[in-house]
């Protein structure tokens, strides 16, 4: 430089174009002589823009960013 793959809560990691869930971690409670386990609530996330659509995490277009091939 070309072509290809990927970015989802603090981590992992689902989601037929139709409420963005699940673990685990984190705050509060509750059990407990403390702590741990166990319960119950709760905050946390779709990489930027634009476009299709009634409706996009999902589908095009373009940016960034990360990984891989070629030469």
């Nucleotide at each position: 430089u070309g072509c290809c793959c990927g970015g989802u809560g603090g981590u992992g990691u689902a989601a037929u174009g139709g409420c963005a869930g699940c673990a685990c971690g984190c705050u509060a409670g509750g059990u407990u002589u403390u702590g741990g386990u166990c319960c119950u609530a709760g905050a946390a996330a779709u990489u930027g823009g634009g476009g299709u659509u009634c409706g996009a995490c999902u589908c095009c277009c373009u940016g960034c960013c990360g990984g891989g091939c070629a030469a």
Description
A computed fold for a 71-nucleotide RNA from a bacterium, annotated as transfer RNA. The RNAcentral record of the sequence draws on ENA. The coordinates come from a structure-prediction model, not an experiment, and the mean pLDDT is 82. Rfam family: tRNA.